[in-house]
Context: one part of a larger RNA
RNA sequence: GAGUAGCGUAAGACAGGUGAGAAUCCUGUCCACCGUAAGACUAAGGAUUCCAGGGGAAGGCUCGUCCGCCCUGGGUUAGUCGGGACCUAAGGAGAGACCGAUAGGUGUAUCCGAUGGGCAACAGGUUGAUAUUCCUGUACUAGAGUAUUGAGUGAAGGAGGGACGCAGCAGGCUAACUAGAGCGUGCGAUUGGAAGAGCACGUCCAAGCAGUGAGGUGAGGACUGAGUCAAAUGCUUAGUUCUGUGCCACCAAGCUGUGACGGGGAGCGAAGUUUAGUAGCGAAGCUAGUGAUGUCACUCUGCCAAGAAAAGCUUCUAGCGUUAAUGAAUACUCUACCCGUACCGCAAACCGACACAGGUAGUCGAGGCGAGUAGCCUCAGGUGAGC
Numbered sequence: 001g002a003g004u005a006g007c008g009u010a011a012g013a014c015a016g017g018u019g020a021g022a023a024u025c026c027u028g029u030c031c032a033c034c035g036u037a038a039g040a041c042u043a044a045g046g047a048u049u050c051c052a053g054g055g056g057a058a059g060g061c062u063c064g065u066c067c068g069c070c071c072u073g074g075g076u077u078a079g080u081c082g083g084g085a086c087c088u089a090a091g092g093a094g095a096g097a098c099c100g101a102u103a104g105g106u107g108u109a110u111c112c113g114a115u116g117g118g119c120a121a122c123a124g125g126u127u128g129a130u131a132u133u134c135c136u137g138u139a140c141u142a143g144a145g146u147a148u149u150g151a152g153u154g155a156a157g158g159a160g161g162g163a164c165g166c167a168g169c170a171g172g173c174u175a176a177c178u179a180g181a182g183c184g185u186g187c188g189a190u191u192g193g194a195a196g197a198g199c200a201c202g203u204c205c206a207a208g209c210a211g212u213g214a215g216g217u218g219a220g221g222a223c224u225g226a227g228u229c230a231a232a233u234g235c236u237u238a239g240u241u242c243u244g245u246g247c248c249a250c251c252a253a254g255c256u257g258u259g260a261c262g263g264g265g266a267g268c269g270a271a272g273u274u275u276a277g278u279a280g281c282g283a284a285g286c287u288a289g290u291g292a293u294g295u296c297a298c299u300c301u302g303c304c305a306a307g308a309a310a311a312g313c314u315u316c317u318a319g320c321g322u323u324a325a326u327g328a329a330u331a332c333u334c335u336a337c338c339c340g341u342a343c344c345g346c347a348a349a350c351c352g353a354c355a356c357a358g359g360u361a362g363u364c365g366a367g368g369c370g371a372g373u374a375g376c377c378u379c380a381g382g383u384g385a386g387c
Base pairs, nucleotide, nucleotide: 012030013029014028015027016026017025031384032383033382034381039364040363041362045344046343049342050074051073052072053071054070055069059067060066079140080139081340082339083338084337086117087116091112092111093110097106098105099104121138122137123136124135125134141336142335143334144333145332146331147330148329149328151326152320153319157316158315159314160313165303166302167301168300171296172295173294176290177289178288179287180286182203183202184201185200186199187198204263205262208258209257210256211255212254215251216250217249218248219243220242221241222240223239224238225237226236227235228234267281268280272275304307350359351358366378367377368376369375
């Protein structure tokens, strides 16, 4: 320079409380803002920032009794969620092997490697802080044991299957929402009027199990030959022959019953040291309509750029066994390992030197008007931006 620029887009007001001290902390009442978000979930990333009690030096662009700050203590509970004890892709490693002055490079078998395949749990309640993890109720998966019945079993090999693109519109169903002279609960003090066809709010529920099932798809059997590194009754293919176009088989959302004599539920609402809308009690639960981007399902139609692999699973033999080793069904009982789980997550907690008007993958995302996730106003929920 200068007590100058600035104090980082934004609405607070009042009353009460606490306190040495209050524009800034807490509570209440109004007001205002967002509402395909400034709400909710979750991946990455962060790593205790979460919760409780206490504190005020410094950090906080002012203040501070407050805090993502400091101190002390507490908090993350799983057979089923995500990962591993399963599988493979790109890519990586690589026994032998090949190449190379050395170093090293390539690469078979094989292994690792999810962003993919496979795989069994839902509803409600609860804490100051966790919950598909705890608790209640009802399930499912794998393995072990016992009992009964009573059968050959079975690859590290051969096969099937898993198994797949994009665009388009038609239909079924559901979530969700709307309306109701339906049903239930509550209200009607003041002011000009209103006990009414008044007003406000609510009008449900999973997995599992059983049945049903819109719709979609589909030819099948026998014999002979060949192939399948060995074998096969399996599979593929060629030929011959028989039956056949849906009343059959498979897939399949949804619906119905049960689950549920349960849960939840608007609302009502205690006692006790006036905290607590806590404990406790708890009604109705129907009808009609709209209707998805969800689901049936890449099902169908069309198109060209012609759209993973492997395992689980099923089957076939080789082998093993025929003294029950082994395997199946039913019932009961028991067992079930390791890691993650707090919190933020369009942000004051991540990436930007900052409590930075920037950036950040995915999912849900209500109502009125509307073609609409636009725009405006509002639910639920959140917020009033640290002078």
A computed fold for a 387-nucleotide part of an RNA from Streptococcus mutans, annotated as large-subunit ribosomal RNA, domain III. Lineage of the source: Bacteria > Bacillati > Bacillota > Lactobacillales > Streptococcus.